[in-house]
Parts: sequence; C1' cells; structure tokens
RNA sequence: UAACCAUCCCGAGCGGCCGAGAGAUCUGGCUCUUUGACGCCGCAGCAACCACCUUCGGAGCUCCACCUCCGCAGGCCGGUGCUACCGCCAGGACCGAUGGAGA
Repeated sequence: UAACCAUCCCGAGCGGCCGAGAGAUCUGGCUCUUUGACGCCGCAGCAACCACCUUCGGAGCUCCACCUCCGCAGGCCGGUGCUACCGCCAGGACCGAUGGAGA
C1' cells in the first nucleotide's frame, strides 16, 4: 500500500502545554469551544480485539494420565485501541476508524 475477516447505540477524565477553530469528507442540521475546545504530553481509567493464565466440556486416542488443539465462562500486571453527542444526526461516496490474520 491494496485485498480479506470482525466490530463501530455498553463503558471510561483529570492535570500541564498550546491558542482558534473542532466533531474524518460533501450538502443540510445539531453540538462543543477564549469559563480555552481541537491537538500534544503525563497520569488515571474503560474495554476485552490479540497475547497470557485458570475452571469446565469435547476431540486427537481402545481406556487412564500427560500433552496438544477446539469451545463456553472467568481473570488480566503484556501489545494495541478507546475515554462529549449512536462513526453526533439525515442523505451521498469504490467513505472512514480500530483490531486480527496473511501478502
């Protein structure tokens, strides 16, 4: 970078710096914002995609144990992600974001 799969109405904010726009894009709304938004950094938190751990069940295996794999559930100090509004809303577009597994 292009293609594939899953998710996108649950949840979770304080401090410092900056200084004018921001909520991805187009149109129309709505909202946030000099009582400092957006962004960056730090800390904290949420969540459970991946990793890891545990119980239970199944398979490999004729039987038991071990081991490996699969599935439900739980945990989570790791890798990401996320922490106004349903991806803010409606319509549009070969739309976008995040994660996973590969090329």
Notes:
Model confidence (mean pLDDT): 82 of 100. SAM riboswitch aptamer (S box leader) from Glutamicibacter nicotianae, 103 nucleotides, folded computationally.